[in-house]
């Protein structure tokens, strides 16, 4: 860095630890000493894999991922003006 799929279900009242956190910029909205972020354990979930069946599917849970809010919301366009619908952009798989 290209291609492709997917992002509105889900998923701890445990431990260590002790401040800011929700990708980056804005603006909002929020979440945090009722301990957040992050690490560990626990759990989700089924893309890749493995077994079965074999058109659709079932079971499993190895490599990955994920575990406040839609990707928390708007940024760009369309309109009926609104978390309606496409883009950007992010993220995560799988390929190259």
């Nucleotide at each position: 860095c290209c291609u492709u799929a997917u992002c509105a279900a889900g998923a701890g009242c445990g431990g260590c630890g002790g401040a800011g956190g929700g990708a980056a910029c804005a603006g909002g909205c929020c979440c945090u000493g009722c301990g957040a972020u992050g690490c560990c354990c626990g759990g989700c979930a089924a893309c890749c894999u493995g077994g079965c069946g074999u058109u659709u599917g079932c079971c499993a849970a190895g490599g990955u991922g994920c575990c406040a809010a839609a990707u928390c919301c708007u940024g760009c366009g369309g309109u009926a003006u609104a978390u309606c619908c496409g883009g950007a952009a992010g993220a995560u798989g799988a390929g190259g």